[in-house]
Context: one part of a larger RNA
Formats: sequence, C1' cells, structure tokens
RNA sequence: CCCUGGGAGUUCUGAUCAUUGGCGAGGUUAAGCAGUUGAUCUGCGAAGCCGAAGGGAAACCGAAAGGUCCGCAGCCGCGUAAGCGGUCAGGGACUGGGUGUGCUCGCCCGAAGUCAAUAGUGGGAGACCUGAAGCCUAUCGAUCUAUGCCUGGCCAGAUUGAAGCCCGAGGAAACUUGGGUGGAGGAUCGAACCGUUGCUGAUGUGCAAAUCGCUCGGACGAGCUGGGUAUAGGGGUGAAAGUCCAAUCGAGAUGGGCAAUAGCAGGUUCCGCGCGAGACUACUCGUAGGUAGAUCUCCGUUGAGAUAGAUUGUGAUGUAGAGCACUGAUUGGGUAUUUAGGGGGAGCGAUCCCUCGGUACGCUGUCAAACUCCAAAGUUGCAAUCGUCGUAGACGCGGGGAGUGAGCCACGGUGGGUAAGCUACCGUGACGAAAGGUGAAUAAACCAGCUCAGCGUUAAGGUCCCAAAGUUCCAGUUAAGUGUUAAUGACAAACCGUGUCCGUGGUCGAAGACAACCAGAAGGUGGGCUUAGAGGCAGCCAUCCUUGAAAGAGUUCGUAACAGAUCACUGGUCAAGCUUGCGGGCCGGGAAAAUGGACGGGACUCAAACUGGACACCGAUACGCUGAACCUCCGAAAGGAGAUGUGGUAGCGCGGCGAUGUGCUCGGGCAGAAGCGAGGUCGUGAGAUCUCGUGGACCGUGUACAUAUGAGAAUCUAGGG
Repeated sequence: CCCUGGGAGUUCUGAUCAUUGGCGAGGUUAAGCAGUUGAUCUGCGAAGCCGAAGGGAAACCGAAAGGUCCGCAGCCGCGUAAGCGGUCAGGGACUGGGUGUGCUCGCCCGAAGUCAAUAGUGGGAGACCUGAAGCCUAUCGAUCUAUGCCUGGCCAGAUUGAAGCCCGAGGAAACUUGGGUGGAGGAUCGAACCGUUGCUGAUGUGCAAAUCGCUCGGACGAGCUGGGUAUAGGGGUGAAAGUCCAAUCGAGAUGGGCAAUAGCAGGUUCCGCGCGAGACUACUCGUAGGUAGAUCUCCGUUGAGAUAGAUUGUGAUGUAGAGCACUGAUUGGGUAUUUAGGGGGAGCGAUCCCUCGGUACGCUGUCAAACUCCAAAGUUGCAAUCGUCGUAGACGCGGGGAGUGAGCCACGGUGGGUAAGCUACCGUGACGAAAGGUGAAUAAACCAGCUCAGCGUUAAGGUCCCAAAGUUCCAGUUAAGUGUUAAUGACAAACCGUGUCCGUGGUCGAAGACAACCAGAAGGUGGGCUUAGAGGCAGCCAUCCUUGAAAGAGUUCGUAACAGAUCACUGGUCAAGCUUGCGGGCCGGGAAAAUGGACGGGACUCAAACUGGACACCGAUACGCUGAACCUCCGAAAGGAGAUGUGGUAGCGCGGCGAUGUGCUCGGGCAGAAGCGAGGUCGUGAGAUCUCGUGGACCGUGUACAUAUGAGAAUCUAGGG
C1' cells in the first nucleotide's frame, strides 16, 4: 500500500414545540393488588400531578358568562356580469372590571385543557467516535545505579631516592659539608585493572536500543572489586550534573479513580426533490470560543397593499474642482510707521542719523485633511406617474430549526508605510458556495448563471498553420522582427535623435533664392598706440573716408615681421524651391543576471505588426425552437396552466431505497431455496426484477411495528496479501 470483516448523534430522565389520537372543565394514574400467560396482557388502584383566577414582597383582596364599533372567510339577498348590500364564527379596537399606591403605570379578566404516541431541539447523565500532557490513591521495586556498613579479594616491571642511621673532613661548639646505608610519597614511567580525551574516525534498518578502531587519563590510592546488608517516590541517594533510584526520572513502575478533561485536531457510512447563507453589529479575562441582533429555512396567523428600478417635482449636502473673501503658510519689489530687537556712524553726553528687521496697507506670484467668497457629478428624505410584485395571500405578526460570527480578490475613494502578492477602512461586483466560453496554462479579469435530449442564432474573443472561421476589402504608418501582450504580479523612465510621416508659422526666392562652380574681394593705409618688429589677423584705442556691382581699418589659417591662402560681401553660370521655429504619430538610443528559451509555438514585413473605416464568417450549458422530466398552482378526479420556475457549500424543509428481526397476511421451494458467477430489462436514483450456470435447503410479497441498520478515508481496528 491493497483486500475482507468490524467501526461513530444512542438510551433513560425531566423540559419545550409541532403533528396525530383519546377524553374534555376536566384529564391522568404511580406504587401496589387480583386474574391470566408468551418475558405479557386485562381489570382494579385518585395518593399525587396538570388545568379550571389573578394581583401583591407579604398581610390580604379578588375579575365581562358580552355593553359599543370595525370587519376577513362563510352564508343570505340583488345583479347577465363586474360588483353592491345584509349578517358576520375566528380577528381587531374601545368601554368596563380584578389587584398592586412601584397608581398620568404594571400584570391580569369575555373558559381549553390533559394523557399518550411520533418528530425536532436544548438540560442532566461518558451523551457522536478517537486522541493528551497531567492530578489523586494503593501496591511493587536498590539483581541496574547512588551512598553507607559488614566480610573477603586484587594491583607485572622499571624510575626517583625524603626522614632516620653509620663513616670521613672542618669546627671550641651549635652545626656545616662529602661518602654510604635506608626506602618515604593522594611521587614518576608503564601492563593487568578502572576510565573514556581527540579523531567531532568507523557504525548509524548497527556486531551493539551507546558498539568498534587508533589515540588518550589514573594505575599504593579520596584505588579497583566479589558476596552480604541498609536507605523508597515529594521519598531516597547525590565530591552537586537535577545526577541516579532495573533501556523509565524537574518527581519510578504497575493497578485503580477513568469512558478524567480537551473552547484543540482528525473522522462521522444510502438516494432524490425545494429553498439557501455568513465571515457584519454589540457584549464577553474576550479575540482558535461563546451570547444577542442582522442574514437563511420551515410552519402557523393576518387580510390589502408593498416597492429594490426609471422619470418628474420639492427639500438636504460641502466632496471633486476652484479660489484666497476668513484662518494659517508664502515670492518679489513699493509705501507708511513716535516699531520690540541687531549692526554701523556722529556726539562729552542726553540724543540724533543710516541700515537690517518688525508691523500695517495696496501691487505681484503661490499653497492647505483639520481654510472657504464659490461649487459640481453624485448620494439621499418625501410625493406623484410609469414599471414590478400581490387575494394562486404580498407587506406584516407569532413560533420551531439552523449555520455563520478567522473571509478574500478586482475596480473606484481614503489613512499608515520607502515599498510589498503589505496593512486599516468605505462603495460596487465577483470568488467563497459557480459549472460553460475567452484570457496559452491561471479561485476572483471579460462574456455568461449549468434539469435532460436535439436543432439553430449570437456574446466575449477571434478568422496564415497547429486550431472552427477572411492569406477579406479601403486608406495610411512602421524597417525597429519594433510589434504580433485588453487588464493584472508579467511592465520600463528622465533625457537624446539631420530615422521617417503629418499639421501649423516666419525669412528668402523667376527682379533667380539655397548648394556647387567661375571671377572679383580694391584705394587713403604699413589707421593710431605699443613694440626689436606689430604691415587686417600678440595686445590697447578708435573703427572713418573714397572708388565702386561689391569688398570689415577685417572671419580663419599662415609669417620673425612682410608675403601667401581663405571668409564676410559682389557679379556670372545653373535652375526651383531653400531655410528656420512650434506641435503631433510611429520608430531608434538610453536598456545589465546568473542551465539554453520564448509573441502559447511555427512563423509573419504594401503584414499574419500598428492606426482609422467596411462587410462576411467562426464561436458558450447564453438566446430561440421542439420534445421530456421535476417543481409550483388550479381541480374530487380526469385533466389543465406556468409571461415569471429547476447552479449551489454551511444549513433548514420534504419524499423515498435498502438491511436485520417480530405480529398479521399472501405466496415460492429437492420437478431445486438462499448465496455466488455471467448476461438482459425497468427506475432520475438509492435500487428492483428476469434468464442461464453453480449451489444443495430454506426463502420471500403486502402491511404494521422494533432497530446494536447502510463505509473510502479516523498516522482507525482484527486477520490476510
């Protein structure tokens, strides 16, 4: 992991509510007794309980057998009908009454209960099943290990050489010194023995639930060790590590309390039909949980209006924007000032003058969530009209049952944060609980809300091939494979471009522009100054005049300085646009990431790219049509209607299938039951049924009842593989 069997809302009790039944101002027995039997049934048995009166803390007091009105259904009358009228059970509103001094108010009063069965729910019980760590109690443990005590055993070899003693020498002596002897030590080296430092070696489903190898510490001592004995669980023992107390220790093990408790986690078994959430608000030693409201569902009741939408009318508002009239912030310069203060100056000083600044005013230029002289779009109250829903019962009201109370994403609007697939909010829509089509794939984007079968038409999105449908048409743009990406997490920016296209201005231009080529570009003069020199051209000053078509007291190169070349400027040749701003489209640069690589891919260039326009076609469970089923409604039924019905998690409601057994009923079976195998048929389904084979003795229908009643999951359990 697989298979087969087992495996989880039960039972009792008391409560509440609904349905069904009995009796009914009453209802009902309990224990027990008697009879009888099948473990039961029948008959007695009013003790007790509930109800028939309430109010008040209590003392205590103590209610309408209907006085008035409205009015649904029903019934009656009129009417062809629509409808109208009368009477109106039930229903509603008054009035009246009981009680309480809590007394301009509360509760109650015009008779319906009770017993049982069944279903739902919640309380008490183990209370749907499984799961703690723990707490308490009684016993058993010191054959492991800790420590003490009693009694035994063991420690190769080598080294060092304490005290004491003897001898020599020195000394007056104390004593010193040399040699020997001697054999001390929690002494040294090192086996046994005890231990276990490092390799953080081997091993790590091991040789082993602590081992193996090398290395290493102690090895006459606080040494090691055999046997015996003592200490016991909040206790022991501890050269102290919370160590050790039988592979168990920050409180041993075993049995019991015990099915401890678990707001936590997992699991919880057949089918179909109807409706269908929440993740919000409030409180909570509360934030993994509850309770109340809102939201969902079912039943009852009532009896005529209700209203999410649109338009109009009439009110509300202070956001976006805008503005500076207020509150503040704020640029520049101006005017005024008997202006706090700083700096400078004059003067012996008082004081005066200048300046910076302050304040005020007007001009100019700006800003604001906690500014507003203004002010939308929207949003919203009320009313009317239209629309929609409603006597096939809406809107309400009462009651039974819930689930939820960790939400999340997109878009729009905000706060926090550098930011986030971040965080806290508001609105709308999705997902949650929603399938289908599109987006390559992709909870939430776009289209669109799936009963079943068939045919057609469209949506979003697409139409070269993968791959259904245009290699469609018209006009442009792009040369970068730019691009072929609706959006999103997937992106790229400032800035730059004599890439190219479009729009709109200015100067010049057939009296000839622009570019190119040809020619000229002179004279006074080498201007003056400076300087070795300064001649257009190192530098300073000035920058005139003449001739002319034009030509600077000179644009750049050049020379030591000249010279020379060139330009401005002019003429000619040529011939039609040249040049310069501004705005826009597409495009380029800016542009760096780790395996090789992504427009979904192939691939695509007057496109299969981008922009604008046009006509076709493809394309969903959408829409239309046909048929069927279910559901809802009408009807006694047969049957009929559905413009608006049939996605669905938690959940509520309803109806069924199957299993085991019992009573009654009706059947089958050795001429072959159950079970098993194979194959048909019927039913939306749980399932039912038939045939054949196998099997070899029991089995079933209908109805009522009772359940230890349905398996795929629980690291489920037993067995097997």
Description: The part of an RNA shown here (large-subunit ribosomal RNA, domain II) has 721 nucleotides and comes from a Candidatus Poseidoniales archaeon. Its Rfam family is "Bacterial large subunit ribosomal RNA". Model confidence (mean pLDDT): 83 of 100. The full RNA is in RNAcentral, with records from ENA and SILVA.